[in-house]
Context: one part of a larger RNA
RNA sequence: GGCACAUGGCGGAUGUCUUGGCGUCGAGAGGCGAUGAAGGACGUGGGAACCUGCGAAAAGUCUGAGGGAGCCGGUAACCAGGCUGUGAUCUCAGAAUGUCCGAAUGGGGAAACCCGGCCCGUAUGGGUCAUCGUGCACUGAAUGCAUAGGUGUACGAAGCGAACGUGGGGAACUGAAACAUCUAAGUACCCACAGGAAAGGAAAGCAACAGCGACUCCGUGAGUAGCGGCGAGCGAAAGCGGAUGCGACAAUGGAUGAGUGAAGCGCUUGAAUGGCGCGCCGGAGAAGGUGAAAGCCCUGUAGCCGGAAGUUGUCGUAAGCCCUCGAGUAGGUUCGGUCUCGUGAAACCCGGACUGAAAUUGGGGGGUCCACCCUCCAAGGCUAAGUACUCCUCGACGACCGAUAGUGAAUCAGUAAGGUGACUGAAUGAUGACAAGACCCCCGAUGAGGGGUGUGAAAGAGAACCUGAAACCAUGUGCCU
Numbered sequence: 001g002g003c004a005c006a007u008g009g010c011g012g013a014u015g016u017c018u019u020g021g022c023g024u025c026g027a028g029a030g031g032c033g034a035u036g037a038a039g040g041a042c043g044u045g046g047g048a049a050c051c052u053g054c055g056a057a058a059a060g061u062c063u064g065a066g067g068g069a070g071c072c073g074g075u076a077a078c079c080a081g082g083c084u085g086u087g088a089u090c091u092c093a094g095a096a097u098g099u100c101c102g103a104a105u106g107g108g109g110a111a112a113c114c115c116g117g118c119c120c121g122u123a124u125g126g127g128u129c130a131u132c133g134u135g136c137a138c139u140g141a142a143u144g145c146a147u148a149g150g151u152g153u154a155c156g157a158a159g160c161g162a163a164c165g166u167g168g169g170g171a172a173c174u175g176a177a178a179c180a181u182c183u184a185a186g187u188a189c190c191c192a193c194a195g196g197a198a199a200g201g202a203a204a205g206c207a208a209c210a211g212c213g214a215c216u217c218c219g220u221g222a223g224u225a226g227c228g229g230c231g232a233g234c235g236a237a238a239g240c241g242g243a244u245g246c247g248a249c250a251a252u253g254g255a256u257g258a259g260u261g262a263a264g265c266g267c268u269u270g271a272a273u274g275g276c277g278c279g280c281c282g283g284a285g286a287a288g289g290u291g292a293a294a295g296c297c298c299u300g301u302a303g304c305c306g307g308a309a310g311u312u313g314u315c316g317u318a319a320g321c322c323c324u325c326g327a328g329u330a331g332g333u334u335c336g337g338u339c340u341c342g343u344g345a346a347a348c349c350c351g352g353a354c355u356g357a358a359a360u361u362g363g364g365g366g367g368u369c370c371a372c373c374c375u376c377c378a379a380g381g382c383u384a385a386g387u388a389c390u391c392c393u394c395g396a397c398g399a400c401c402g403a404u405a406g407u408g409a410a411u412c413a414g415u416a417a418g419g420u421g422a423c424u425g426a427a428u429g430a431u432g433a434c435a436a437g438a439c440c441c442c443c444g445a446u447g448a449g450g451g452g453u454g455u456g457a458a459a460g461a462g463a464a465c466c467u468g469a470a471a472c473c474a475u476g477u478g479c480c481u
Base pairs, nucleotide, nucleotide: 001480002479003478004477005476006475007474008473009472015466016430017429020401021400022398023397024396025395026394027393028392029390030389031160032159039101040100041099042055043054044053046079047078049075050074051073061095062094063093064092065091066090070083071082072081106115107114108113116129117128118127119126120125131157132156133155134154135153136152137151138150139149164195165193166192167191168190169189175182179229205212206211216243217242218241219240220239226234227233245317246316247315248314249313250312251311252310259304260303264278265277266276267275268274279296280295281285287299288298289297320382321381322380323326331355332354333353334352335351336350337349341367362377363376364375365374366373417424418423437465440452441451442450443449
């Protein structure tokens, strides 16, 4: 030095666990804001760092209801001092207070700061003063009446918010095996605005000689008809089948909230819920907790009280309405856009420019155009349900995860940390049933650490704390060199 075995150290895999996540379903809610929001800053406790709560009335004040014995939030004890059957702490509802910033709104500003006017008040102090829109009143130029303008007043708006919605703008990568029309895609993204949904909507519609009868959504029609450097690709509609209203009564139903709610002992053990022995309840043997594995210990659970929405049936009614009844409109030319339609024979629909009708003996449409025939009545408006979504609340569930997983975040996480900044962005769970968290003694530096003793079922559970793998390190023994 190597190998082997043993014993330790280091290390934190594995097992078990779960406070946290993920998803689905059902219901609710779908907004908050000048009565100052969302989000913050700074304060606030007897001693108080952070979190939580609250706001100079500051872990709180008042009122009502519930509740019924302890309480003064958490990490987190300790000391001090209090409250409470005259009902506290706690829960629900309502009220009060609510610093400063923030739309931020008296002016300014490098947010949480600086500086004012006016009114009230002895004073500490209280109130008020932004802008825009609309209404009303007063006033009022050039300019006579007026108008513009000015002033006052009342009401409203403003900002935030996850997705869903409508409208206005609108890419590129990519695909076409290159690339330009085309595609990606009216997608991403930006802007405006709205609602709990939005939009759409009551035929100047479809259809085809038969007829239907607003709109929306789903299935089908159908990858069809079509469009297309007829490439890549794009891609309908009619028709058919479904979803969908209101009221009364009856039946059914059983949400929130509150109450009630059966039945076990002995031995073993540190502890019984396990085993053994002997019992009991069950409309309850869901689940969680309790010193090991509990129907009968605790919380609960089934059932019961109560009774909202909903559902079903019957009957009635019924998705449609309103008005001033629509002219620079319909149509045409030209240039664009949109439809499955890329200019095509290209209608229909929408827009820019230039033009420009008719009046029921009228007008639009039926894919150039014409005739016949059929169908509808534009240029005004409203409209529930069926449909989309989930920042949020409640409930139930999971052949979802179980600490390198599951949210980035189980742990004081959008934190620590990095970056001028936009932004990027972690790690860290488990003593024990109970702290019973080790009085005292010894070595040591009044250490660290260790050895006794004590606690405990266990300390080889001692806080670097469940289990404690491997790599790696050390010691001992054996063998080889």